[in-house]
The RNA shown here (transfer RNA) has 72 nucleotides and comes from Candidatus Vidania fulgoroideorum.
Its Rfam family is "tRNA". Gene Ontology term of the family: triplet codon-amino acid adaptor activity. By type it is a transfer RNA.
The source organism's lineage runs through Bacteria, Pseudomonadati, Pseudomonadota, Betaproteobacteria and Candidatus Vidania.
């Protein structure tokens, strides 16, 4: 220098154009002499970023940034 992949909750990851989800972690309650476990509830997202297409974009297209990887 060139090719490819990835970017979504604190963490690990789903989500193939029509209201953004799960597990773990956190908080409250339940239970216990107490802690943990169990059970119930609850909060937490500019979907990396800037544009485009569309009635409507996490999703499709282009640019940028970051990380990983392959070639040189």
């Nucleotide at each position: 220098g060139g090719g490819g992949a990835u970017a979504u909750a604190a963490c690990u990851c789903a989500g193939u154009g029509g209201u953004a989800g799960a597990g773990u972690a956190g908080c409250u309650g339940u239970c216990c002499u107490g802690c943990a476990c169990u059970c119930a509830g609850u909060a937490a997202g500019u979907c990396a970023u800037c544009g485009g297409u569309u009635c409507a974009a996490u999703c499709c297209c282009g640019g940028u940034u970051a990380u990983c990887u392959c070639c040189a």